[in-house]
RNA sequence: CCGUGCUAGGCGGGGAGGUAGCGGUGCCCUGUACCCGCAAUCCGCUCCAGCGGGGCUGAAUCCCUUCUCGAGGCUGCGUCACUGUAAGGCUGCCCUGGGUAAGUGGCGUUGACGUCUGGGUCCUGCGCAACGGGAAUUCGUGAACCUUGUCAGAUCCGGAAGGAAGCAGCAAUAAGCGAAAGCUCUCGUGUGCCGCGGGGGUGCCUGGACCGAGCUAACUGCUCAGGUAACGCUUAUGGUGCGCAGUCGACAGAAGGUGCACGG
Numbered sequence: 001c002c003g004u005g006c007u008a009g010g011c012g013g014g015g016a017g018g019u020a021g022c023g024g025u026g027c028c029c030u031g032u033a034c035c036c037g038c039a040a041u042c043c044g045c046u047c048c049a050g051c052g053g054g055g056c057u058g059a060a061u062c063c064c065u066u067c068u069c070g071a072g073g074c075u076g077c078g079u080c081a082c083u084g085u086a087a088g089g090c091u092g093c094c095c096u097g098g099g100u101a102a103g104u105g106g107c108g109u110u111g112a113c114g115u116c117u118g119g120g121u122c123c124u125g126c127g128c129a130a131c132g133g134g135a136a137u138u139c140g141u142g143a144a145c146c147u148u149g150u151c152a153g154a155u156c157c158g159g160a161a162g163g164a165a166g167c168a169g170c171a172a173u174a175a176g177c178g179a180a181a182g183c184u185c186u187c188g189u190g191u192g193c194c195g196c197g198g199g200g201g202u203g204c205c206u207g208g209a210c211c212g213a214g215c216u217a218a219c220u221g222c223u224c225a226g227g228u229a230a231c232g233c234u235u236a237u238g239g240u241g242c243g244c245a246g247u248c249g250a251c252a253g254a255a256g257g258u259g260c261a262c263g264g
Base pairs, nucleotide, nucleotide: 001264002263003262004261005260006259009057010056011055012030013029014028015027020046021045022044023043024042034054035053036052037051038050063257064256065255066254067253068252072248073247074246075245076244077243080241081240082239083238084237085236086235087234088233092231094227095226096225097224098223099222100221102220103219104218105216106215107214114210115209116208117207118206119205120204121203122199123198124197125196126195127194128192129191130189131188132187133186134185135184138179139178140177141176147172148171149170150169155164156163157162
């Protein structure tokens, strides 16, 4: 150096969590690198740290160590961005009430504000009117008979003359019915630019007298008090992202290291 056969080792690793600590099952990240049983109200161990039973590979591209790179996870810090929850009316916005009168506006020498005075609107009594009803009056109509007048025909009395009762018709009326408008009387009323009197006086309207320049508070402004948690603001507490720091760290790459036996 070569061949053959073994052994050590290997047959995934890592993070967080859990644990006195270690590993596993479970979750996550890498990645493809045996099988069976146990196992999160856990399972098995004790600093050389899974336990039990099998299989494959096997001295180097494959095992071990160191270095480089660095997926990914975790922690902390404070800044910013986005977003959630809770609280606050001690703060803005917003709302309400009061005050002020700087600005705008309105009224004002055709007299503001203020003072005095009269009246109306309001209530009530009486009167008048209106409206509605009724009555009288006037006109019209209106009675087979039980109204009247006149009563044809007819009837009765009478010797006659004449008289009587009286239907129909006609006319006039009673009761009743109707009538546009008007005169008179009467009754009634939540009717009234009406008259007289009494009452009342918050508000409004109106007339007169005095005084002589402001008055008002509608809007904006300022101020005081109260209210409201939707938005802004404040406080506290989360989530995600960015930044910084720390920690662990797979895969990959580089360098080095590492057996035994037999034979040639």
This is a predicted structure of a 264-nucleotide RNA (Bacterial large signal recognition particle RNA) from Ectobacillus ponti.
Model confidence (mean pLDDT): 79 of 100.
Lineage of the source: Bacteria > Bacillota > Caryophanales > Bacillaceae > Ectobacillus.
The sequence is in RNAcentral, with records from ENA and Rfam.
It matches the Rfam family "Bacterial large signal recognition particle RNA". Rfam links the family to the GO terms SRP-dependent cotranslational protein targeting to membrane, signal sequence recognition and signal recognition particle, plasma membrane targeting.